[in-house]
Context: one part of a larger RNA
C1' cells in the first nucleotide's frame, strides 16, 4: 500500500414540550397492597392515597371573578363574564316569494298597509349527537440530567514498585610496569666561644616529573537505515591520589543524591515508573456507513474575560390560522437639505479703486515703498458654510396585482471567518488581488452549460430524463475551428492592429478662417541692388557690417547710413527691395481622425492562443450564417394545483395549468440486514444457505428467474424489536 472483518446520535428517567395515533371523556390514570386464575415472567378484579384538569393573579404572604401596580385609582398589565366547530330537530325575530282575508286610495284592477298559512334566506336561543377541550398509553422530533455521536491530550490526585544503571555515603577487600627528581632528618669534615654556617655522604618526602596497565574523553577524521539508541581510528588528560575498582549495604518522587549542569534517580526527569480515580476534561482537529422526492439558507445586529465559542433577533423549513393584506406598477399627496450650485452667514484665499486713522517725508499745503479699519468692484474655495437646490430614495391614501406571495401562532434547524465585480464614500499614496462602511445591486459561495486561448466572483444563460431535430444569446464566420475570403463608404503603411505617460512630430486625411494671386502670385532663372558718403565720434585703422550717437536727403522700376559671410582696413560674395521671363495656384493659422518617436531584463520567440494577415486591421451602415444543458418540437418520469369520473381512512384514472440546479439545513416516501410473534403460506439431498455467471423488473436502494459450484438448512405475507447499511477517522485486528 491493497484486501477482508470490526468501527460512531445509543440507553435510562413517576423530567418537560410539540406532533401523529389509540382508549376513556358519566373527567382521566392508578401506586403499594389484597383476592382469584394460571404458573415461566403473566392475566382479571378490588384498591381513589396521589397526580393532571376544573380560576386566576401576585416576587410572596395572600386575595379571588378578580388579582397586581399605588398613599389612592384615573390609568395600565394579566384574567372572568361556561368553551369552540359540524350535523339533526324545535322555538322566536327580520326580510323575500306565493295564496287567502281585510282597510284605504282610486284609473275598477292596480297600488299601499295589516293579519293568518306555506316557502326560502339571515340572525338569536334550547335540546341531542360527533369531534375538539381534558387525561392516560404508544411512536416520532426536541430539550434537560447522565461518558450521551465516536476516537484523541498534555496534565491533576491516591496507593504501591524501583539506587542490579547512575549520585553520595557506610562496611570489607583489591590494583597501580618501568624510569626521573632528590625535601626533612641523620652521619662525617671544616669554621665558630656558642647559636649555627658551608661542604660531602646517607636518606627517600611529594594532591612532584616522564610513561604502560587502569580511569577519563582534548582535537580531527570516520560512522550517522552504524559494529554501536554515542561506537571506531589517530591524537590527547590523570596515572600514590580530592586515585581506580570488586562484593555487600543505606538514602524514594510534594522525595533522594548532586566539587551545581535543571545534573542523576534502570535507553524515562522543570518532578521516575506502575495501577487506580477514569470513558478526567478538550469552546480544538479528524471521522460519522442505504435510496428517491419537495423546499432551501447564512457569513448580519445586539450582548458576551467576547472576537475561529455562545445566547436572542434576522434569513430557511414543517404544521395550523387568516384570506389579498404581498413584491412590483400606476395615480394623488407629503417632509427633506444630499449631488449640483452659490458666497447672503461662518471661515479660508486674491487683485484694483475710494474714505478715515497711523507711520515716514515736508515749515506748510500736501505726498506715498508702508500698516490698520470701513467700503465699492471683479474673480474664487469648504465633510463639520448655505440666499438656493434636484434625480433617486422614504412615506400616506386609492387602484391594479394569486405569488413556493404577505401576516400571525407553534415544532425543527443551520448560519455569526465571506470573496470579487459595479457604483457612492472613509482610511491609505484618488497604492494594493489593501482595509472599513453603504446599495433589500450582481455573481460565486451553494451553479453545471456557451464566450473571455487557459481563468470561483467578468459577459450570456439557470442542467428532471431521452433525441444523429429546429431557432437564437453573449461571442463569432481565411486555416487550426462550426459559420461571409459578404456588401457599401472612408481611414491606417505603423505588422499600428497584437501593452504605456508627460512631451515631441513639415507622416497623412479632414474642418473652418486670413493673406497674396492672369493688373501674373509662390518657387526657379536673368538683370539691377545706386549717389551725397569712408555719415559723425572713437580708433594705429573703423570705409554698411569692433564699439557709441544719429539713422537723413537724392536719383529711381528698386536699392537699409544695411540682415549675413568676408578684409589689418579696403576689396569681394549674398540678402532685403525692384524689373523681366515663366506659368497656376501659393502661403499662414485652426478643428478633428488614424499614425510615428518617447519604448532597456534576466531558461525560449513570449504583450494577436498559433499559423499567418495590408485585411483576415480600424470607423460607420446593411444582409446572411454559426453558436449553449437557453427557447421550440417529440416522447417519458415526478411534485403541486384545477376540472370531471370513480372510490371510502380520499384511493385510482383522464384532461388542463404551473413547476422539477443546489452546500449547511428542514420535511416526505421507501429499500436492505439480524432477531421475535401470528397465520405456519410454504420450500429443501429429485439439492437449502453461500458463491460465480447471465437474463429480466423497478427512478433508485434493490427484487425475481435460469445455469454452474456447493452440500444442509431456508423462508413469502402481516406486525414488532434493533449491537441495522462503511471509503476515508496518521482508525483496530488479520492476511498478502
Nucleotide at each position: 500500500g491493497c484486501c477482508a472483518a470490526c468501527g460512531a446520535g445509543u440507553u435510562u428517567g413517576u423530567u418537560c414540550u410539540a406532533u401523529g395515533u389509540g382508549g376513556c371523556u358519566u373527567a382521566c390514570a392508578u401506586a403499594a397492597u389484597c383476592u382469584c386464575c394460571g404458573u415461566u415472567u403473566g392475566g382479571a378484579g378490588a384498591g381513589c392515597a396521589u397526580g393532571u384538569a376544573u380560576a386566576g393573579u401576585g416576587a410572596a404572604a395572600g386575595c379571588g371573578a378578580g388579582g397586581g401596580u399605588u398613599a389612592a385609582u384615573a390609568g395600565c398589565c394579566c384574567g372572568c363574564a361556561u368553551u369552540g366547530u359540524g350535523c339533526u330537530u324545535c322555538a322566536c325575530u327580520u326580510u323575500u316569494a306565493c295564496g287567502c282575508a281585510u282597510u284605504a286610495a282610486u284609473u275598477u284592477a292596480u297600488u299601499a298597509g295589516u293579519g293568518c298559512g306555506u316557502u326560502a334566506a339571515a340572525g338569536u336561543g334550547a335540546a341531542g349527537u360527533a369531534c375538539a377541550c381534558g387525561u392516560c398509553g404508544c411512536a416520532u422530533g426536541g430539550a434537560c440530567a447522565a461518558g450521551a455521536c465516536c476516537c484523541g491530550a498534555a496534565g491533576c490526585c491516591g496507593g504501591g514498585u524501583g539506587a542490579u544503571c547512575u549520585a553520595a555515603c557506610c562496611a570489607u577487600g583489591a590494583g597501580c610496569a618501568g624510569g626521573u627528581u632528590g625535601a626533612a632528618g641523620u652521619c662525617c669534615g671544616u669554621c665558630g666561644a656558642a647559636a649555627g654556617a658551608c661542604g660531602g655522604a646517607u636518606g627517600g618526602a611529594g594532591g612532584a616529573c616522564c610513561g604502560a596497565a587502569c580511569c577519563c574523553a582534548u582535537u580531527a577524521g570516520c560512522c550517522g537505515u552504524g559494529c554501536a539508541a554515542c561506537a571506531c581510528u589517530a591524537u590527547g588528560g590523570g596515572a600514590u591520589g580530592a586515585c581506580u575498582u570488586g562484593u555487600g549495604g543505606u538514602u524514594g518522587g510534594c522525595g533522594c543524591a548532586g566539587a551545581a549542569a535543571u545534573u542523576g534517580u534502570a535507553a524515562u526527569c522543570g518532578a521516575a515508573c506502575u495501577c487506580g480515580g477514569c470513558a478526567a476534561u478538550a469552546g480544538c482537529u479528524g471521522g460519522u456507513u442505504c435510496u428517491c422526492c419537495u423546499c432551501g439558507a447564512a457569513a448580519u445586529a445586539g450582548c458576551u474575560u467576547u472576537u475561529g465559542g455562545g445566547c436572542u433577533a434576522g434569513c430557511c423549513u414543517c404544521g395550523g390560522a387568516u384570506g389579498u393584506u404581498g413584491a412590483c406598477c400606476c395615480c394623488a399627496g407629503g417632509g427633506g437639505g444630499u449631488a449640483g450650485a452659490g458666497c447672503a452667514c461662518u471661515g479660508g484665499a486674491u487683485g484694483a479703486g475710494g474714505g478715515c486713522a497711523g507711520g515716514u517725508c515736508g515749515c506748510a499745503a500736501g505726498a506715498u515703498a508702508c500698516u490698520g479699519u470701513c467700503u465699492u468692484c471683479a474673480a474664487u474655495c469648504a465633510a463639520a458654510c448655505u440666499c438656493c437646490g434636484a434625480a433617486u430614495a422614504c412615506u400616506u391614501g386609492g387602484g391594479g396585482g394569486u405569488a413556493g406571495a404577505g401576516u400571525c401562532c407553534g415544532g425543527g434547524a443551520g448560519u455569526c471567518a465571506g470573496a470579487c465585480u459595479a457604483u457612492g464614500g472613509g482610511c491609505g499614496c484618488u497604492a494594493a488581488g489593501g482595509u472599513c462602511c453603504a446599495u433589500c445591486a450582481g455573481u460565486c459561495a451553494a451553479a453545471a452549460g456557451g464566450g473571455a486561448a487557459a481563468c470561483a466572483g467578468c459577459c450570456c444563460u439557470g442542467a428532471u430524463c431521452a433525441c444523429a431535430a429546429u431557432c437564437u444569446a453573449a461571442g463569432g464566420u481565411c486555416c487550426c475551428u462550426a459559420a461571409a475570403u459578404u456588401c457599401a463608404a472612408g481611414c491606417u503603411a505603423a505588422g499600428u492592429g497584437u501593452a504605456a505617460a508627460a512631451g515631441g512630430u513639415g507622416g497623412u486625411g479632414u474642418u473652418g478662417u486670413g493673406a497674396c494671386u492672369a493688373c501674373g502670385a509662390c518657387a526657379g532663372u536673368u538683370a539691377g541692388g545706386a549717389g551725397g558718403u569712408u555719415g559723425g565720434c572713437u580708433u594705429a585703422g573703423a570705409a554698411g557690417c569692433a564699439g557709441c550717437c544719429a539713422u537723413c536727403c537724392u536719383u529711381u522700376a528698386a536699392a537699409g547710413a544695411u540682415a549675413g559671410c568676408g578684409u589689418a582696413a579696403u576689396a569681394g560674395c549674398u540678402c532685403a527691395c525692384u524689373a523681366a521671363u515663366c506659368a497656376a495656384g501659393u502661403u499662414g493659422u485652426u478643428u478633428c481622425g488614424c499614425g510615428c518617436c518617447g519604448a532597456a531584463a534576466a531558461u525560449u520567440u513570449a504583450u494577436c492562443g498559433g499559423g499567418g494577415c495590408u485585411a483576415a486591421g480600424c470607423u460607420u451602415g446593411g444582409u446572411a450564417c454559426c453558436g449553449a444543458a437557453g427557447a421550440u418540437g417529440u416522447g417519458a418520469a415526478c411534485u403541486c394545483u384545477c376540472u370531471g369520473a370513480u372510490u371510502u381512512a380520499u384511493u385510482u384514472c383522464a384532461g388542463g395549468g404551473a413547476g422539477u440546479g443546489g452546500u449547511a439545513g428542514a420535511g416526505g416516501a421507501g429499500c436492505a440486514u439480524u432477531c421475535u410473534c401470528u397465520u405456519u403460506a410454504g420450500c429443501g439431498u429429485u439439492g437449502a444457505a453461500g458463491u460465480c455467471g447471465u437474463g429480466u423488473c423497478g427512478u433508485g436502494a434493490g427484487g425475481c428467474g435460469c445455469g454452474g459450484u456447493g452440500g444442509a438448512g431456508c423462508g413469502g405475507a402481516g406486525a414488532g424489536a434493533a449491537g441495522g447499511g462503511a471509503g476515508a477517522a496518521u482508525g483496530u485486528u488479520g492476511g498478502c
Molecule: large-subunit ribosomal RNA, domain II
Organism: Patescibacteria group bacterium